Predicted 3D model of a 71-nucleotide RNA (transfer RNA) from Candidatus Xiphinematobacter sp. Idaho Grape. Its mean pLDDT, the model's own confidence on a scale to 100, is 83.

[in-house]
RNA sequence: GCGGGUGUGGUUCAAUGGUAGAACGGUGGCUUCCCAAGCCUCAAGUGAGGGUUCGAUUCCCUUCACCCGCU
Numbered sequence: 001g002c003g004g005g006u007g008u009g010g011u012u013c014a015a016u017g018g019u020a021g022a023a024c025g026g027u028g029g030c031u032u033c034c035c036a037a038g039c040c041u042c043a044a045g046u047g048a049g050g051g052u053u054c055g056a057u058u059c060c061c062u063u064c065a066c067c068c069g070c071u
Stems, first nucleotide, its partner, number of pairs: 001070007010024004018054001026042001028040003047063005
């Protein structure tokens, strides 16, 4: 330099055009003499910019980070 892949709550992963979910973790509450466990509740996310579309995590372009391959 060229090609390919990945990027989603704090973490690990779903969601292939139509309200972004789960587990663990976190807040608050219930329970307990206390702790742990259990139950309920709440908060928190699509790497960035642009385009297509009535509507984009999803499709297209550019870009950033990381990984793999070729030279």
Its Rfam family is "tRNA". From the family's description: Transfer RNA (tRNA) molecules are approximately 80 nucleotides in length. It is annotated as a transfer RNA. The RNAcentral record of the sequence draws on ENA and Rfam.